[in-house]
RNA sequence: UUAUUCCUUCGGGGUCGGGUGAAAGUCCCUACCGGCGGUAAUCAAGUUAUUGUAGUCCGCGACCCAAUUACUCGGUUGUAAUUGGUUGAUUCGGUGCGAUUCCGAAACCGACAGUUAAAGUCUGGAUGGGAGAAGGAAGAU
Numbered sequence: 001u002u003a004u005u006c007c008u009u010c011g012g013g014g015u016c017g018g019g020u021g022a023a024a025g026u027c028c029c030u031a032c033c034g035g036c037g038g039u040a041a042u043c044a045a046g047u048u049a050u051u052g053u054a055g056u057c058c059g060c061g062a063c064c065c066a067a068u069u070a071c072u073c074g075g076u077u078g079u080a081a082u083u084g085g086u087u088g089a090u091u092c093g094g095u096g097c098g099a100u101u102c103c104g105a106a107a108c109c110g111a112c113a114g115u116u117a118a119a120g121u122c123u124g125g126a127u128g129g130g131a132g133a134a135g136g137a138a139g140a141u
Base pairs, nucleotide, nucleotide: 004138005137006136007135008134009133010132017029018028019027031121032120033110034109035060036059037058038057043052044051045050055108056107064085065084066083067082068081069080070079071078090106091105092104093103094102112124113123114122
C1' cells in the first nucleotide's frame, strides 16, 4: 500500500395569495418542490490535474404484490432476510462532428391509507428504511 474486514457520522423537498361552497392546503386560478449512481462537446470554478452541471436518457432505492426460509405465537398473527414482479413524466427550434444533459420556448409527471369535498405539497406508516456519500482503524499477497 492492494484485495478485504470492522467502526462512526450523514443520507427528501414543496401551495404565498385568491375564487366557489355549509364544508376544500384535496375542486378552479395561481404558487412551490425534485432522493442516489452513471452520462456532460455546454457553462462555471481552478495554474494544472480535476470538480460541479438531467424530476422526464440508462439504472438503483423506498412504497406495493407474491413466494421461500427463520424467529415468535392461541392463531398464516407479527417481524426479519432472500428471490421475483409491478413501479410516472419531453417535445420543438438553435449551436455543433457529436446534446431528449447546453441555450430559447412550450409542455408533462409524482405510490399507499386517512380526511365533513376528490391530495406531488396536510396527517400517517416514518425519530422508520435506504440507494449511496464522507471519515477512521486494521491489513495478508
Predicted 3D model of a 141-nucleotide RNA (FMN riboswitch aptamer (RFN element)) from Vulcanibacillus modesticaldus. It was read from a public genome assembly, where an Rfam model found it. Model confidence (mean pLDDT): 79 of 100. The organism belongs to Vulcanibacillus, within Bacteria.